[in-house]
Context: one part of a larger RNA
RNA sequence: UUGGGUUUAAAGGGUGCGCAGGCGGCUUAUUAAGUCAGUGGUGAAAUCUCUCGGCUCAACCGAGAAACUGCCAUUGAAACUGAUAAGCUUGAGUGUAGUUGUAGUAGGCGGAAUAUAACAUGUAGCGGUGAAAUGCAUAGAGAUGUUAUAGAACACCAAUUGCGAAGGCAGCUCACUAAACUAGUAUUGACGCUGAGGGACGAAAGCGUGGGGAGCGAACAGGAUUAGAUACCCUGGUAGUCCACGCUGUAAACGAUGAUCACUCGUUGUUGGCGACACACAGUCAGCGACUAAGCGAAAGUUUUAAGUGAUCCACCUGGGGAGUACGCUCGCAAGAGUGAAACUC
Numbered sequence: 001u002u003g004g005g006u007u008u009a010a011a012g013g014g015u016g017c018g019c020a021g022g023c024g025g026c027u028u029a030u031u032a033a034g035u036c037a038g039u040g041g042u043g044a045a046a047u048c049u050c051u052c053g054g055c056u057c058a059a060c061c062g063a064g065a066a067a068c069u070g071c072c073a074u075u076g077a078a079a080c081u082g083a084u085a086a087g088c089u090u091g092a093g094u095g096u097a098g099u100u101g102u103a104g105u106a107g108g109c110g111g112a113a114u115a116u117a118a119c120a121u122g123u124a125g126c127g128g129u130g131a132a133a134u135g136c137a138u139a140g141a142g143a144u145g146u147u148a149u150a151g152a153a154c155a156c157c158a159a160u161u162g163c164g165a166a167g168g169c170a171g172c173u174c175a176c177u178a179a180a181c182u183a184g185u186a187u188u189g190a191c192g193c194u195g196a197g198g199g200a201c202g203a204a205a206g207c208g209u210g211g212g213g214a215g216c217g218a219a220c221a222g223g224a225u226u227a228g229a230u231a232c233c234c235u236g237g238u239a240g241u242c243c244a245c246g247c248u249g250u251a252a253a254c255g256a257u258g259a260u261c262a263c264u265c266g267u268u269g270u271u272g273g274c275g276a277c278a279c280a281c282a283g284u285c286a287g288c289g290a291c292u293a294a295g296c297g298a299a300a301g302u303u304u305u306a307a308g309u310g311a312u313c314c315a316c317c318u319g320g321g322g323a324g325u326a327c328g329c330u331c332g333c334a335a336g337a338g339u340g341a342a343a344c345u346c
Base pairs, nucleotide, nucleotide: 004317005316006315007300008299012314014201015200017198021194022193023192025088026087027086028085029084030083031082033081034080035077036076037075038074039073040072041071042070049065050064051063052062053061054060091191092188093187094186096183097182098181099180100179103177104176105175107173108172109171110154114150115149116148117147118146119145120144121143125136126135162169163168206247207246208245209244210243211242215241216240220236221235222234223233258313259312260311261310262309263308266291267290268289269288270287271286272285273284274283295302296301319346320345321344328339329338330337331336
């Protein structure tokens, strides 16, 4: 390079945006770069192939033909790709009228619970466990009541639900911002798809500065258990968890399934629209699920939300270990991240 693959065997980038590049709807006209046909030139000889011949055969050698799949020039063709011009509306967008949601950012407010503090009532235990002990408590605990303060999370509703590109998002409310869907077809007229580099976002943990600190709780201390117990269980408890600003850039970042488009049997539920008078409903568009056929698949399974049938673009794989390691480089405050081998061995 050809070929084969990527749910689970090695393999889909964590996810959008997007320059270059690759690919790209319908009609007409022109052109002739790609493309196709003819002609001319060139494509050294040797080699290779075929035929004939010479060494007694063969290797070898000689002659002839073919070939040299290429390049250049020229004459034509115009279906397809390209280019130019003109047009179209189905792709894509804009606009109109509605609808929807735990989409985002910032502010305000709320109740339950917990902890603490003060006061009141009140007396001997509380707490915890498999059983205990450490711990708290006559300096009055635990329990009950009133009041106050603090921080964090939002029971029920709640769902096979909804929204978001992914990470993710849930008390109520307001402001700002974004999105999707439906109806109708007003408008632009291919404006599209993908996307190496690039740049943006990116759970948790961690880091820096400054706050905050109720509960929980790595580390740590003590009590148990045990042969031991650097654990599981219990009592405490620092960082952290929370907020603001900055960094890190990774996850089983999972549907372990890249994005977009077209096509392909059915049954059933549900969310948001539209739907004749309508709380109902046939149907239909966009999602989210369950079951099942053909097909596919090594099977498990999947099946209009494909892992089916096709098309375009990107990413990635090539035996196990060594190893996501070493070295170098880039990034980072660090932790480390990205890129990423080989010897050797089976």
This is a predicted structure of a 346-nucleotide part of an RNA (small-subunit ribosomal RNA, central domain) from an uncultured prokaryote.